[in-house]
RNA sequence: GGAGUUGUAGCUCAGUUGGCAGAGCGUUCGUAUCACACACGAAAGGCCACAGGUUCAAAUCCUGUCAACUCCA
Numbered sequence: 001g002g003a004g005u006u007g008u009a010g011c012u013c014a015g016u017u018g019g020c021a022g023a024g025c026g027u028u029c030g031u032a033u034c035a036c037a038c039a040c041g042a043a044a045g046g047c048c049a050c051a052g053g054u055u056c057a058a059a060u061c062c063u064g065u066c067a068a069c070u071c072c073a
Base pairs, nucleotide, nucleotide: 001072002071003070004069005068006067007066010025011024012023013022019056027043028042029041030040031039049065050064051063052062053061
């Protein structure tokens, strides 16, 4: 220098014909317990890497940029 994959909650990841952003773990609160853990219930936490475009509507499609990883030279 060229090609490819990935980027979504604190962590690990779903979300695949464009139509309300989710799960598990974690955190906080409550129930229960003498107390802790387990269990059960609830809550908080996301500009979906960034910018632009297409569309009535974009995490999803298109373009560019950035970062990580892999391959080629």
This is a predicted structure of a 73-nucleotide RNA (transfer RNA) from a bacterium. Rfam family: tRNA. By type it is a transfer RNA.